[in-house]
RNA sequence: CGGGGUGUAGCGAAGCCCGGCAUCGCGCUACUUUUGGGAAGUAGAGAUCUCCGGUUCGAAUCCGGACACCCCGA
Numbered sequence: 001c002g003g004g005g006u007g008u009a010g011c012g013a014a015g016c017c018c019g020g021c022a023u024c025g026c027g028c029u030a031c032u033u034u035u036g037g038g039a040a041g042u043a044g045a046g047a048u049c050u051c052c053g054g055u056u057c058g059a060a061u062c063c064g065g066a067c068a069c070c071c072c073g074a
Base pairs, nucleotide, nucleotide: 001073002072003071004070005069006068007067010026011025012024013023020057028044029043030042031041032040050066051065052064053063054062
C1' cells in the first nucleotide's frame, strides 16, 4: 500500500441479504420460596446497534467516508 472479515446491554451472541420504534443466554436489582445459603420461580433496570454524513415517512439493516481489531497478499 491492496483485498477480506468483525464492531449490537457488564460479558457472549442472534437480528442485517429482504428497512417498520432491538431479542436470547449468563450476569445485575427487587420479591417469593429456605433457619440461612444455593437452586428454582416472578417482576424489573440496563445498548438511540464503533463514529460522521447521505437516501427514506421511517435506518442496527441500504449508500459514502472515517476509526479500532483480526486475517491474507505485496
Predicted 3D model of a 74-nucleotide RNA (transfer RNA) from an Aggregatilineales bacterium. Its Rfam family is "tRNA". Rfam classes the family as a transfer RNA. About the family: Transfer RNA (tRNA) molecules are approximately 80 nucleotides in length. The sequence is in RNAcentral, with records from ENA.